[in-house]
RNA sequence: GUCUGAAAAAGGCAAACUAUUCCGAAAGGAUAGGACGCAAAGCUACCGGCCUAAUUCUGAAAGACUAUCAGAUAUGGUUGCAGGGCUGCCGGG
Numbered sequence: 001g002u003c004u005g006a007a008a009a010a011g012g013c014a015a016a017c018u019a020u021u022c023c024g025a026a027a028g029g030a031u032a033g034g035a036c037g038c039a040a041a042g043c044u045a046c047c048g049g050c051c052u053a054a055u056u057c058u059g060a061a062a063g064a065c066u067a068u069c070a071g072a073u074a075u076g077g078u079u080g081c082a083g084g085g086c087u088g089c090c091g092g093g
Base pairs, nucleotide, nucleotide: 002093003092004091005090012038013037017033018032019031020030022029023028036080042086043085044084046083048081049078050077051076056072057071058070059069060068
């Protein structure tokens, strides 16, 4: 440098769920507990997927506005959905 994770050791992260005078329109996030799992479950929304629809557009009924309902929409999220990029502990070849 590269491939690899059978058995170890040191340490690390933390799903569901619970809580909150927390942030957010929502999806989701934060913090505390918790532990299903993880060898990159470290960092990065760059490509694809997925979630949401405040906003915007279109439509519906009503005379119009507002409000309501339906469809579309990411500029909002998700890296614990995968791929790419960057970095990295221990052991083995």
Molecule: c-di-GMP-I riboswitch aptamer
Organism: Desulfobacterales bacterium